RNA sequence: GACCCAUCCCCGGGGGAGCGCUGAUGCAGCGCUUGAGAGGGGGGCCGCAGCCCCCGACCCGCUGAACCUGAUCCGGUUGAAACCGGCGUAGGGAGGGAGCGGCCGCACCGG
Numbered sequence: 001g002a003c004c005c006a007u008c009c010c011c012g013g014g015g016g017a018g019c020g021c022u023g024a025u026g027c028a029g030c031g032c033u034u035g036a037g038a039g040g041g042g043g044g045c046c047g048c049a050g051c052c053c054c055c056g057a058c059c060c061g062c063u064g065a066a067c068c069u070g071a072u073c074c075g076g077u078u079g080a081a082a083c084c085g086g087c088g089u090a091g092g093g094a095g096g097g098a099g100c101g102g103c104c105g106c107a108c109c110g111g
Stems, first nucleotide, its partner, number of pairs: 001104001003102002007098004011061004017033006039055005067092003073086004
């Protein structure tokens, strides 16, 4: 000095579901389920709307199936989701720094 890398720091990406009952405008309440995660706060809409923002937790960052698109997809399974398989060698997708140690090379010293 190149490479790999425990660890640390900083930064970034992402999703938030299914079901039942109540309710009927509050983007509500209660309960159950699954999941790593289903949380908290604020705002807007007063009706063909079903959103937006902040914080927290969690997951993920190119060795990238975290997550998005296809997709209100197809098959199995489930009360429904979750899950398994396909799609899928698909198209996208968020990284820098320090650095113990390892290894290689070089230099110096000694035998």
Notes:
This is a predicted structure of a 111-nucleotide RNA (TPP riboswitch aptamer (THI element)). Its Rfam family is "TPP riboswitch aptamer (THI element)". Rfam describes the family as follows. Vitamin B(1) in its active form thiamin pyrophosphate (TPP) is an essential coenzyme that is synthesised by coupling of pyrimidine and thiazole moieties in bacteria. Gene Ontology term of the family: thiamine pyrophosphate binding. Of the family's consensus pairs, 92% are formed in the model. The sequence was found by an Rfam model in a public genome assembly.